[in-house]
RNA sequence: GCGGAAGUGGUUCAAUGGUAGAACAUCAGCUUCCCAAGCUGAUGACGGGGGUUCGAUUCCCCUCUCCCGCU
Numbered sequence: 001g002c003g004g005a006a007g008u009g010g011u012u013c014a015a016u017g018g019u020a021g022a023a024c025a026u027c028a029g030c031u032u033c034c035c036a037a038g039c040u041g042a043u044g045a046c047g048g049g050g051g052u053u054c055g056a057u058u059c060c061c062c063u064c065u066c067c068c069g070c071u
Stems, first nucleotide, its partner, number of pairs: 001070004006065002010024004018054001026042005047063005
């Protein structure tokens, strides 16, 4: 330099154009003599920019980070 894959809550992962979910974690409550465990609830995210579309995590372009391969 070229090609390919990935980027979504604090972490690990879903979601193939129609209001972004789950588990763990955190916080609050319940339970318990206390702790742990358990139950209920809450907080919190689409790497950045632009385009297409009535509508974009999703499609297109550029860019950033990281991984793999080729040279």
Predicted 3D model of a 71-nucleotide RNA (transfer RNA) from Caproiciproducens galactitolivorans.
Its Rfam family is "tRNA". It is annotated as a transfer RNA. About the family: Transfer RNA (tRNA) molecules are approximately 80 nucleotides in length.
The coordinates come from a structure-prediction model, not an experiment, and the mean pLDDT is 82.